Notes:
The RNA shown here (THF (Tetrahydrofolate) riboswitch aptamer) has 98 nucleotides. Its mean pLDDT, the model's own confidence on a scale to 100, is 77. Rfam family: THF (Tetrahydrofolate) riboswitch aptamer. Rfam links the family to the GO term tetrahydrofolate metabolic process.
RNA sequence: UGAAGAGUAGCCACGGUGCGUAAAGUCUUGCGAAACGGGACGUUGUUCGCAAGCGAAAGGGUCAACAAGCCCUGCGUCGCCGCGGCGCGUCCGCUUGC
Numbered sequence: 001u002g003a004a005g006a007g008u009a010g011c012c013a014c015g016g017u018g019c020g021u022a023a024a025g026u027c028u029u030g031c032g033a034a035a036c037g038g039g040a041c042g043u044u045g046u047u048c049g050c051a052a053g054c055g056a057a058a059g060g061g062u063c064a065a066c067a068a069g070c071c072c073u074g075c076g077u078c079g080c081c082g083c084g085g086c087g088c089g090u091c092c093g094c095u096u097g098c
Stems, first nucleotide, its partner, number of pairs: 003096003010086003014082005019076003027053008038092005058073005
């Protein structure tokens, strides 16, 4: 000098578990902020705050009966954990070998 490769944020599927089903969570838009391969620039996506909007599914059993509770089957673009897959554009760096 050239070659090959790895790693972020995060995304998807499956399993487990929990929460909600008295609607929280999730989602959309706008504004602001933050973090985001080891470094620089940048992209995509993510998170948080505020405002506005949209907005879902319950059924059965237990009980003398109603409510609550509990159980079963569902439902939610729900949370967490595990596992698998995917996952930086350019330059430098890193690893491997010549």